Context: one part of a larger RNA
């Protein structure tokens, strides 16, 4: 449950394309489905309302009206809404030129570091803590030179900066590729918004195959520390972390804040692109747009904050909430190699 809400009290789907559906700018005609007005039929009886009356009153009974917001049929209004038809540019979109940007996907190629192996120098210690041991070294470590090996990450630029629908995305270069922006014209002529369901993308762990593992590390050994210490410190180490395909479909996937789209005082910093003006030129100063930030006015909010990136004002979708626990759990369906997702109660209880 025709209410009232979703930043933080319950409540925005993780994010995107989109099906039906729902909702859509401006003019002029026309047409009446919607929608309004009048007439007519219908709308049992009893009931309820009005009235008169009958039981001495009353409840109760009778009689008449009235209403029954409805349906239908016909006439008629044309503002809105819809349908048709025929225009128009402001929304939405192509074109033409620019510049920005860690957007993605391939491939190759750097350097600086940690190990690892070889080979000089060199000698007793090194590493490790709070302190220490476990460890590693006279079969020569640590330290230093030289030289190869191999993986994974790209220091400083770097920024409250960029770019991305979100997940996210940083060394160099080639190739293939998406998108926003900006400016001036022409061009289509509402072509749009939003989306139950679909459907695809979705960190991180995880899971299948097949490769790699250099360094870091669950698990797991051992050493310490304690009253113990199945931890925090240390000394080792495997999955895993990297690659390629396939899977999984989560998250504090957060701005804890759906999408559009209009309208509503300022200041100030920043990134990108344009006018001016200036000038050799970047610079300074006005200004136009898009983004990313602080701070406010009104206004809102339970505060706290929020404030033209809106939590203000309003319109359109579409998600979602309804006391705490019991539960995001049973049990049934669907999805999955499993893990396990996804949908989603009820008994009891306070």
């Nucleotide at each position: 449950u025709u209410g009232g809400g979703c930043g933080u009290a319950a409540a925005g789907c993780g994010c995107a394309c989109g099906u039906a559906g729902g909702c859509g700018g401006c003019u002029u005609g026309a047409u009446a489905a919607g929608u309004c007005g009048g007439a007519u039929g219908u709308g049992a009886a009893a009931g309820c309302c009005c009235u008169c009356g009958g039981c001495u009153c009353a409840a109760c009974c009778g009689g008449g009206g009235a209403a029954g917001u409805g349906c239908a049929u016909u006439c008629g209004a044309a503002a809105c809404u819809g349908u048709c038809a025929a225009g128009c540019u402001u929304g939405a979109g192509u074109a033409u030129g620019g510049g920005a940007g860690a957007g993605g996907a391939u491939u190759g190629c750097g350097g600086a570091a940690u190990u690892c192996c070889c080979g000089g120098u060199g000698u007793a210690g090194a590493g490790g803590u709070g302190a220490a041991a476990u460890u590693c070294g006279u079969a020569g470590a640590u330290a230093u030179c030289g030289g190869g090996a191999g993986g994974a990450a790209c220091a400083c630029c770097a920024g409250c900066g960029g770019c991305g629908a979100a997940g996210g995305c940083g060394g160099c270069a080639a190739u293939c590729u998406g998108g926003a922006c900006c400016a001036a014209u022409a061009c289509u002529g509402a072509c749009g918004c939003u989306g139950a369901g679909g459907u695809g993308c979705g960190a991180a762990a995880g899971c299948g195959u097949g490769g790699g593992g250099a360094g870091c590390a669950a698990a797991c050994a051992g050493g310490a520390u304690u009253a113990g210490a199945u931890a925090c410190c240390c000394u080792g180490g495997u999955a895993g972390u990297c690659c390629a395909c396939g899977c999984c479909g989560u998250a504090a996937a957060c701005g804890a804040u759906g999408a559009g789209u209009g309208c509503u005082c300022g200041g100030u910093g920043u990134c990108u692109c344009g006018g001016g003006u200036a000038u050799u030129g970047a610079c300074c100063c006005c200004u136009g747009a898009g983004g990313c930030g602080c701070c406010u006015a009104a206004g809102u909010u339970a505060a706290c904050g929020c404030g033209a990136u809106a939590a203000g004002c309003a319109c359109u979708c579409c998600g979602c909430c309804u006391g705490g626990g019991g539960a995001g759990u049973a049990c049934g369906g669907c999805c999955g190699c499993a893990a396990g997702g996804c949908u989603a109660a009820a008994a009891c209880u306070c």
Molecule: small-subunit ribosomal RNA, central domain
Organism: uncultured prokaryote